A computed fold for a 75-nucleotide RNA from a Candidatus Woesearchaeota archaeon, annotated as transfer RNA. It matches the Rfam family "tRNA". By type it is a transfer RNA. Lineage of the source: Archaea > Nanobdellati > Candidatus Woesearchaeota. The coordinates come from a structure-prediction model, not an experiment, and the mean pLDDT is 82.

[in-house]
RNA sequence: GCCGCUGUAGCUCAGCCUGGUUAGAGCGCUAGCCUUCGGAUCUAGAGGUCACGGGUUCAGAUCCCGUCAGCGGCA
Numbered sequence: 001g002c003c004g005c006u007g008u009a010g011c012u013c014a015g016c017c018u019g020g021u022u023a024g025a026g027c028g029c030u031a032g033c034c035u036u037c038g039g040a041u042c043u044a045g046a047g048g049u050c051a052c053g054g055g056u057u058c059a060g061a062u063c064c065c066g067u068c069a070g071c072g073g074c075a
Base pairs, nucleotide, nucleotide: 001074002073003072004071005070006069007068010027011026012025013024020058029045030044031043032042051067052066053065054064055063
């Protein structure tokens, strides 16, 4: 230099192919319940510019273009 993959909650990830209900799960966090205290179980809750910018569309995490970051391959 060229090519490919990845980027979604604090962490690990699903959803993307085939656009359409309010963006989800587990762990973690907070509160409650329980307990002498704590933990576990159970219940409830908070937490997101879907990496960034632009385009297409009635509508974009999802399609298209560019940029950035990480990983891998080729040279």